Bacterial RNase P class A from Thermomonas aquatica, 366 nucleotides, folded computationally.
Its Rfam family is "Bacterial RNase P class A". By type it is a ribozyme.
The prediction has a mean pLDDT of 78.
[in-house]
RNA sequence: GGAGCCGGCCAGACAGUCGCGUCAUCGAGCGAUCGGUGCCGAGGAAAGUCCGGGCUCCACAGGGCACGGUGCCAGGUAACGCCUGGGCGGCGCGAGCCGACGGAAAGUGCAACAGAAAGAUACCGCCUAUGUCGGAGCAAUCCGGCAGGCAAGGGUGAAAUGGUGCGGUAAGAGCGCACCGCGAGCCUGGCAACAGGCCGGCACGGCAAACCCCACCGGGAGCAAGGCCAAAUAGGGACCUCAUGACGUUGCCCGCGUCGGGUCCGGGUAGGUUGCUUGAGCGUACGGGUGACCGUGCGCCUAGAGGAAUGAUUGUCGCGGCGCGCAAGCGCCGAACAGAACCCGGCUUAUCGGCCGGCUCCGCCA
Numbered sequence: 001g002g003a004g005c006c007g008g009c010c011a012g013a014c015a016g017u018c019g020c021g022u023c024a025u026c027g028a029g030c031g032a033u034c035g036g037u038g039c040c041g042a043g044g045a046a047a048g049u050c051c052g053g054g055c056u057c058c059a060c061a062g063g064g065c066a067c068g069g070u071g072c073c074a075g076g077u078a079a080c081g082c083c084u085g086g087g088c089g090g091c092g093c094g095a096g097c098c099g100a101c102g103g104a105a106a107g108u109g110c111a112a113c114a115g116a117a118a119g120a121u122a123c124c125g126c127c128u129a130u131g132u133c134g135g136a137g138c139a140a141u142c143c144g145g146c147a148g149g150c151a152a153g154g155g156u157g158a159a160a161u162g163g164u165g166c167g168g169u170a171a172g173a174g175c176g177c178a179c180c181g182c183g184a185g186c187c188u189g190g191c192a193a194c195a196g197g198c199c200g201g202c203a204c205g206g207c208a209a210a211c212c213c214c215a216c217c218g219g220g221a222g223c224a225a226g227g228c229c230a231a232a233u234a235g236g237g238a239c240c241u242c243a244u245g246a247c248g249u250u251g252c253c254c255g256c257g258u259c260g261g262g263u264c265c266g267g268g269u270a271g272g273u274u275g276c277u278u279g280a281g282c283g284u285a286c287g288g289g290u291g292a293c294c295g296u297g298c299g300c301c302u303a304g305a306g307g308a309a310u311g312a313u314u315g316u317c318g319c320g321g322c323g324c325g326c327a328a329g330c331g332c333c334g335a336a337c338a339g340a341a342c343c344c345g346g347c348u349u350a351u352c353g354g355c356c357g358g359c360u361c362c363g364c365c366a
Stems, first nucleotide, its partner, number of pairs: 001362010012317007020041002023038006043337001047348002050346005055222004067218005072086005087101001088099004102213002107211002109207002123154002125150003130147007162180006181202001182200002185198005226274004236265006245259005281300008319334006
C1' cells in the first nucleotide's frame, strides 16, 4: 500500500422564523373553545407479530393417554426455538463462517427409472479342486455335460453388503497381512458432548425433514385483558295507592290471572375513569466469571394519548459524490429505512453515509 474477517457505536450540529400534541398554570368566554407562559415529546429497528416472559381474567385435586413443540454437551437467563463457551461435521491459505447435529441391535414402512438383486440376489462372467455321467487314451491324463463352488471383473443405479495393495486359491473370499475405515469391548482424559490408545476380522447397507422410540417443555384468551363510577330509554324486583275498580276465567258467588300511577332497589348499555408507565430500567465505578452474564455502591427519570402530536422552512458549519482549477478553492447535487398505542427479552427483515477497536492474508521498504 492492497484485499478481507469480527465486535461496538452514530443516525447530522447550531441559530432564526412559522407550526403540532399531552400535561401544568394564568387569562377571556354561559359554553364549545380561544390566547399567553412553562415542562416534555419516537427507533435501531418503534416494523413482521415469528418465539419467550411479566401482568389480567377464566379453567384447574393428582396421575396417565392423546396432541403440539424442542432436540450434540455444559452454562447464562424470569423464560425461550435466544445468547455464551465447548465438541463433531462442512467451507476458507487465514482471521473466521455455516449447521433440524438424539436414536437405524425395539418394531413397521419406503427406495421412481434402470437392474438378476434395493436385502438374502446371480444377467454377462470366473472355476471344475470335490461328486457323478458320457467320450478319447495302454496309462498318466484330457474333453464335454450335470450336480455344484464364487462374487474378483463387466453391466444397472443416487446407493450393490467395508476400501486399496500384497499374499493366498480350482476360481474366489477379512481367508491371512499392512494402511485406512468400522465397532455394541477395555483403559485413560474430560461434569459432559467427545477425544486418544489398546483390542476385535467386521457382527453386515440407506432414509427418522416416514411412522415410531427416548428425553425435556406446553391449560385457554388477551389492555378491545381486567377493576371502579354510572345517564336517557326499555325491561326486572319490592312496597304503597286507585280499590268494595275494570277485563278474562262458567250465567252467579268464592278463588285465580292481567291492567294504571308513585317511591325505592339492583343488573346492563352510552359515557367517564383506572389499568398507564419506576422498569427483569438507564448511566457509571469497582468486584467475580474465558464468556453470555452476575453482584455491590453512586447518580438519573426518559412520550403515555383520544385513530393518535413529534413537522416545515431559511442561514452557517460539518459529511459524501460529481465537475472545474497548478493550487488555495469554487459550483452543482445528495443525505436512507421508517415511525410509539400495556410493558419487557430475543429472532428476522428494511436501511444514505460514517466512526472506533481487535485480528488475518498478500506485496514493497528498512